Overview
Small-subunit ribosomal RNA, central domain from an uncultured prokaryote, 348 nucleotides, folded computationally. The coordinates come from a structure-prediction model, not an experiment, and the mean pLDDT is 90. Its Rfam family is "Bacterial small subunit ribosomal RNA".
Context: one part of a larger RNA
RNA sequence: CUGGGCGUAAAGAGCGUGUAGGCGGUAUGUCAAGUUGGGAGUGAAAGCCCGGGGCUCAACCCCGGAAUUGCGUUCAGAACUGGCAAGCUAGAGACCGAGAGAGGUGAGUGGAAUACCCAGUGUAGAGGUGAAAUUCGUAGAUAUUGGGAAGAACACCAUUGGCGAAGGCGACUGCCUGGCCCGGUACUGACGCUGAGGCGCGAAAGCGUGGGGAGCAAACAGGAUUAGAUACCCUGGUAGUCCACGCCGUAAACGAUGAGUGCUAGACGUCGGGUGGCAUGCCAUUCGGUGUCGCAGCUAACGCAUUAAGCACUCCGCCUGGGGAGUACGGCCGCAAGGCUAAAACUC
Numbered sequence: 001c002u003g004g005g006c007g008u009a010a011a012g013a014g015c016g017u018g019u020a021g022g023c024g025g026u027a028u029g030u031c032a033a034g035u036u037g038g039g040a041g042u043g044a045a046a047g048c049c050c051g052g053g054g055c056u057c058a059a060c061c062c063c064g065g066a067a068u069u070g071c072g073u074u075c076a077g078a079a080c081u082g083g084c085a086a087g088c089u090a091g092a093g094a095c096c097g098a099g100a101g102a103g104g105u106g107a108g109u110g111g112a113a114u115a116c117c118c119a120g121u122g123u124a125g126a127g128g129u130g131a132a133a134u135u136c137g138u139a140g141a142u143a144u145u146g147g148g149a150a151g152a153a154c155a156c157c158a159u160u161g162g163c164g165a166a167g168g169c170g171a172c173u174g175c176c177u178g179g180c181c182c183g184g185u186a187c188u189g190a191c192g193c194u195g196a197g198g199c200g201c202g203a204a205a206g207c208g209u210g211g212g213g214a215g216c217a218a219a220c221a222g223g224a225u226u227a228g229a230u231a232c233c234c235u236g237g238u239a240g241u242c243c244a245c246g247c248c249g250u251a252a253a254c255g256a257u258g259a260g261u262g263c264u265a266g267a268c269g270u271c272g273g274g275u276g277g278c279a280u281g282c283c284a285u286u287c288g289g290u291g292u293c294g295c296a297g298c299u300a301a302c303g304c305a306u307u308a309a310g311c312a313c314u315c316c317g318c319c320u321g322g323g324g325a326g327u328a329c330g331g332c333c334g335c336a337a338g339g340c341u342a343a344a345a346c347u348c
Base pairs, nucleotide, nucleotide: 003320004319005318006317007302008301012316014201015200016199017198021194022193023192025088026087028085029084030083031082033081034080035077036076037075038074039073041071042070049065050064051063052062053061054060091191092188093187094185095184096183097182099180103177104176107173108172109171110154114150116148117147118146119145120144121143125136126135162169163168206247207246208245209244210243211242215241216240220236221235222234223233258315259314260313261312262311263310266293267292268291269290270289271288272287273286274285275284276283277282278281297304298303321348322347323346330341331340332339333338
């Protein structure tokens, strides 16, 4: 390479947007590039293969044929692919009406708790643990009452619930704003799908500058435990955690399951909308989401099973024994930490 694969064995890019490219609904006409058939040309010789022949055989040599799967040319065909022209509405979009939601940005507001400060009451302990000690407290702690100021997070509601492309999003209020779903339509007319590069987003930790700092808490200190204890437990405690702006670009970024479309038994929940029936709070049905179970089928098994890991098609990414190694070198990116790309020797 031909293949075979990617939930858990190696393998789905963290997610989106979109360029090139690849692929693409329905019906008519036309062209004839792909495509199909025929003709003639060319495809050197030798060799290979087949049939003959010559050296006593063979190797070797000679003759003939076939083959040379190709290329250009010409004639013909028009189903399919493609080009062009003019259509269609089932894909996609648009318009109108209604709906749900922790979707996003910035602003304002609130209560509980926590620690701190001030004042009152009050007195000897408090705290902490397996037990203790370090620690705090007669300079009045702990407890309790009132007041103040601070930062961070939003109990209950709460969910197998909702929203978002993913990361993620949860007090309340209003402004701005993205997406989705349902119902209707006499609109556009394939405008679609995927997507190498590119661009953007991207938890936590970390970095830069400036703020902020209640609680928590790497590092660090002390007390315990222990043979030791650079730990687990305890008392403290700094970065950090928070905000603004700018970087970083990683993760068990997980459903360990790429995106899209169509098809393939059901049953029972739940969320959002529609329709119908009435006994007015239920039943039936339908569209979209989210779950549990389960048939066919699939799977090495586990399991998956209309939210597929089933049956197919299109496009992208990725894998190819273990270690060496996601390392070295080079390149690109980054302030750095490091990230991305990515080997080989050697060894089993």